[in-house]
RNA sequence: GCUGCCGUAGCUCAGGGGUAGAGCAACGCCUUGGUAAGGCGUAGGUCGGUGGUUCGAUUCCACUCGGCAGCACCA
Numbered sequence: 001g002c003u004g005c006c007g008u009a010g011c012u013c014a015g016g017g018g019u020a021g022a023g024c025a026a027c028g029c030c031u032u033g034g035u036a037a038g039g040c041g042u043a044g045g046u047c048g049g050u051g052g053u054u055c056g057a058u059u060c061c062a063c064u065c066g067g068c069a070g071c072a073c074c075a
Stems, first nucleotide, its partner, number of pairs: 001071007010024004018055001026042005048064005
C1' cells in the first nucleotide's frame, strides 16, 4: 500500500429499511429474624464520525477514525 471482518447500554452480544433489544452488572420493591438465592420493576444508547440515497437509515452507498486478520512492496 491492497483486501476482508469488527465497532450498538458499564461488560458480552443480537437486530441487516419503519422511532433499538437480551443476558450480566447498577438501583428500587417483595420474600427472610437477617443474609444469600429467587420474583417483580426502574434507569441507562446522538448504533465510532461525516456526507449521500430514501417519505423514512443502526440497517444501503462513499469517505474517514479505531481494532483484528491476510496479502504485497521497500531497505
Transfer RNA from a Rhodospirillales bacterium, 75 nucleotides, folded computationally.
The organism belongs to Rhodospirillales, within Bacteria.
It matches the Rfam family "tRNA". Rfam classes the family as a transfer RNA.
RNAcentral holds the sequence, with entries from ENA and MGnify.
The same sequence occurs in records of 3 taxa.
Model confidence (mean pLDDT): 82 of 100.